[in-house]
Background:
A computed fold for a 72-nucleotide RNA from Ferruginibacter sp., annotated as transfer RNA. It matches the Rfam family "tRNA". Gene Ontology term of the family: triplet codon-amino acid adaptor activity. About the family: Transfer RNA (tRNA) molecules are approximately 80 nucleotides in length. By type it is a transfer RNA. RNAcentral holds the sequence, with entries from ENA and MGnify. RNAcentral records the identical sequence in 6 taxa. The coordinates come from a structure-prediction model, not an experiment, and the mean pLDDT is 81.
RNA sequence: GCCGGUGUAGCUCAGCGGUAGAGCAAUGCUUUCGUAAAGCAUGGGCCGUCAGUUCGAUCCUGACCACCGGCU
Numbered sequence: 001g002c003c004g005g006u007g008u009a010g011c012u013c014a015g016c017g018g019u020a021g022a023g024c025a026a027u028g029c030u031u032u033c034g035u036a037a038a039g040c041a042u043g044g045g046c047c048g049u050c051a052g053u054u055c056g057a058u059c060c061u062g063a064c065c066a067c068c069g070g071c072u
Base pairs, nucleotide, nucleotide: 001071002070003069004068005067006066007065010024011023012022013021018055026042027041028040029039030038048064049063050062051061052060
């Protein structure tokens, strides 16, 4: 330098155009003499950034950024 992949909650990951979810973690409550476990509930994101297409974009297109891999 060229090619490809990934980027979504604190962490690991779903979500293939129509108001963004799960598990774990966190907080509160119940239970217990107390702790753990268990159960219930709550909060937490403007989806890497900027543009474009569309009535509508996490999703499609382009550029850029970060990380990972391959080729030279």